Predicted 3D model of a 510-nucleotide part of an RNA (small-subunit ribosomal RNA, 5' domain) from an uncultured bacterium. Its Rfam family is "Bacterial small subunit ribosomal RNA". Gene Ontology terms of the family: ribosome and structural constituent of ribosome. The full RNA is in RNAcentral, with records from ENA, Greengenes and SILVA. The coordinates come from a structure-prediction model, not an experiment, and the mean pLDDT is 86.

Context: one part of a larger RNA
RNA sequence: GGGUGAACGCUGGCGGCGUGGAUAAGGCAUGCAAGUCAUGGGGGUCCGACAUCAAGUCGGACAACCGGCAAACGAGUUCAUAACACGUAGAUACAAACCCUCUACACAGGCAUAACCCCGAGAAAUCGGGACUAAUUCCUGAUGGUCUCGUAAGAGUAAAUGGUGUACGUAAGUAUUACCGGUAGAGGAUUGAUCUGCGGCCUAUCAGCUAGUUGGUAAGGUAACGGCUUACCAAGGCUAUGACGGGUAGGGGACGUGAGAGCGUGACCCCCAACGAUGGCACUGCGAUACGGGCCAUACUCCUACGGGAGGCAGCAGCCGAGAAUAUUCGACAAUGGGCGAAAGCCUGAUCGAGCGGCGCCGCGUGCAGGAAGAAGGCCUUCGGGUUGUAAACUGCUUUUCUCCUAGAAGAAGUACAGCCGCAAGGUUGUAUUGACAGUAUGGGAGGAAUAAGGAGAUCCUAAUUCUGUGCCAGCAGGAGCGGUAAGACAGAAUCUCCAAGCGUUACCC
Numbered sequence: 001g002g003g004u005g006a007a008c009g010c011u012g013g014c015g016g017c018g019u020g021g022a023u024a025a026g027g028c029a030u031g032c033a034a035g036u037c038a039u040g041g042g043g044g045u046c047c048g049a050c051a052u053c054a055a056g057u058c059g060g061a062c063a064a065c066c067g068g069c070a071a072a073c074g075a076g077u078u079c080a081u082a083a084c085a086c087g088u089a090g091a092u093a094c095a096a097a098c099c100c101u102c103u104a105c106a107c108a109g110g111c112a113u114a115a116c117c118c119c120g121a122g123a124a125a126u127c128g129g130g131a132c133u134a135a136u137u138c139c140u141g142a143u144g145g146u147c148u149c150g151u152a153a154g155a156g157u158a159a160a161u162g163g164u165g166u167a168c169g170u171a172a173g174u175a176u177u178a179c180c181g182g183u184a185g186a187g188g189a190u191u192g193a194u195c196u197g198c199g200g201c202c203u204a205u206c207a208g209c210u211a212g213u214u215g216g217u218a219a220g221g222u223a224a225c226g227g228c229u230u231a232c233c234a235a236g237g238c239u240a241u242g243a244c245g246g247g248u249a250g251g252g253g254a255c256g257u258g259a260g261a262g263c264g265u266g267a268c269c270c271c272c273a274a275c276g277a278u279g280g281c282a283c284u285g286c287g288a289u290a291c292g293g294g295c296c297a298u299a300c301u302c303c304u305a306c307g308g309g310a311g312g313c314a315g316c317a318g319c320c321g322a323g324a325a326u327a328u329u330c331g332a333c334a335a336u337g338g339g340c341g342a343a344a345g346c347c348u349g350a351u352c353g354a355g356c357g358g359c360g361c362c363g364c365g366u367g368c369a370g371g372a373a374g375a376a377g378g379c380c381u382u383c384g385g386g387u388u389g390u391a392a393a394c395u396g397c398u399u400u401u402c403u404c405c406u407a408g409a410a411g412a413a414g415u416a417c418a419g420c421c422g423c424a425a426g427g428u429u430g431u432a433u434u435g436a437c438a439g440u441a442u443g444g445g446a447g448g449a450a451u452a453a454g455g456a457g458a459u460c461c462u463a464a465u466u467c468u469g470u471g472c473c474a475g476c477a478g479g480a481g482c483g484g485u486a487a488g489a490c491a492g493a494a495u496c497u498c499c500a501a502g503c504g505u506u507a508c509c510c
Base pairs, nucleotide, nucleotide: 001510002509003508004507006506007505008504009503010502013364014363015362016361017360018359019357020356026320027319028318030317031316032315035069036068037067040066041065044062045061046060047059048058049057050056076275077274078273086199087198088197089196090195091194092193094192095191096190099188100187101186102185103184104183105182107141108140109139110138117130118129119128120127121126147156148155149154162180163179164178165176166175167174168173201247202246203245208238209237210236213235214234215233216232217231218230219229220228250272251271252270253269254265255264256263257262277298278297279296280295281294300311301310302309303308328354330353331352332351336350337348338347339346340345367397368396369395370394377388378387379386380385402447403446404445405444406443407442411437414433415432416431417430418429419428420427421426454499455498456497457496458495459480460479461478465494466493467492468491469490475482476481
């Protein structure tokens, strides 16, 4: 000199873009953060239309239950981890829901169960028994290929012809070049899994470490290779090129600094990993050993009728605590993206926005021109004067900003309906409609210099000096050093210097 997720002191006009719990991975009140589908299913409640003696038919709304998909993403944190965790370059013994392409198939049956109803237990959380029923729930059989096993013969393995629309039909039902789905196989896209070489901390006041240990055979297990696991056999394997132990630490892209080499760092953003009160376990599933799923143990907190139960903010806000220190219990799904859905749409503290903080960077302003050999006041003085100083006053001008009035965005692509074109996907025309931010940005008009300057320093390093007070006192100080009666170094004033909505101090890095 540069830098910071900074803090503290004094001061403070505005805007844009960023950024903001670094400490206690301490504890958490409250609300919200993952749902959706009625075009899978049974039943229920309500409304409307038709019909009406009744039964009923059609349409709509609600959404508890069964069922499907999602919930493994997104969001957070950095505890652990010195490791194939990460980076980079390779490898293969593997897997895959949704998506795309192609091929083939979708036959015949069956058993349940929730909801609902009845009975019961309990303070509650919730649970037990009985009876009934459906499905794109579950099960069995058939068939079956370029699937699996096998040299072959052969053996084995699937499904929901289900839903919606349309046509015909009184209906049951039938048909279908329509739409959405189901099953098997092959390929793709993308993602994941595993293995290997190399690379990146400190410590020898850590020198020896290791029995599933190192290798083999066999079996098991896995999506898959493998001591991954087990039995048996052999006695290996690592190590001063630092094993083993201890300490510290998420890694990278990057960031700071520097001419570079390097040194330091790993906030925000992106990629990867790990974690979800602590420790362990599996289930479901294409995928988890699952933050807002389950079970067990432990600690803590809460409810209780004392028998027993409930909970997990390292999601977004917010509270307490500790701390030098870090924000709103805000708005909206309008856009982008995600989940579900045929769609309309619903959900989305992701996201987009607004709020708070000079925390940072950038930009703007606090006026401009004229105006005396120079007012007053202050300060100094050799008492002549000098300086503050064109500074002020005063005159003229301007209006960024400010206040008021007025107009007022882009961000909107889509979506619905209708017409036309097209086999379809879709295209096109018309009409209607969708903005949280926001009456914001921005434009126009009116008014009036009006609303806006401080902080630190002045012995030398180091830009900038005089007077008064004090008298080794009070005090200053980064270093050298100042202060004991004329202190350019303390304190005040005047003047000056530097930076400026900031300026200094402290801490840390180069």